[in-house]
Molecule: Glycine riboswitch aptamer
Organism: Deltaproteobacteria bacterium
RNA sequence: CAUAUAUCCUCUGGAGAGCGCCUUUCACAAGGCCACCGAAGGGGCAGUCUCUGAAGCCUUCGGGCAAGGGAUAAUCUCUCAGGUACAAGGACAGGGGGUUUCGG
Numbered sequence: 001c002a003u004a005u006a007u008c009c010u011c012u013g014g015a016g017a018g019c020g021c022c023u024u025u026c027a028c029a030a031g032g033c034c035a036c037c038g039a040a041g042g043g044g045c046a047g048u049c050u051c052u053g054a055a056g057c058c059u060u061c062g063g064g065c066a067a068g069g070g071a072u073a074a075u076c077u078c079u080c081a082g083g084u085a086c087a088a089g090g091a092c093a094g095g096g097g098g099u100u101u102c103g104g
Stems, first nucleotide, its partner, number of pairs: 001103001006099008018034001020033004035084003041080001042078003047072006056065003
């Protein structure tokens, strides 16, 4: 200087599911019960890679396989958390800006 990647700020868009019942409160909020949603966050897994492979199976005796452990994914799945009128929040996407790293 510029910017892949990463990260932060800001603007815009942004789904789903009961304005459920009861207690309490001036009201909001809170608690309990039942029913639901998945897109804050969190948990789980395939295949692949890797280690062990004693005992087990095969072997041309070089090894190979079964089995066990570890790493690793999502908009999948679970529904812990969160949510089910408005508001707020909201994965993700786009615009703008900052920082950092690879590179020159």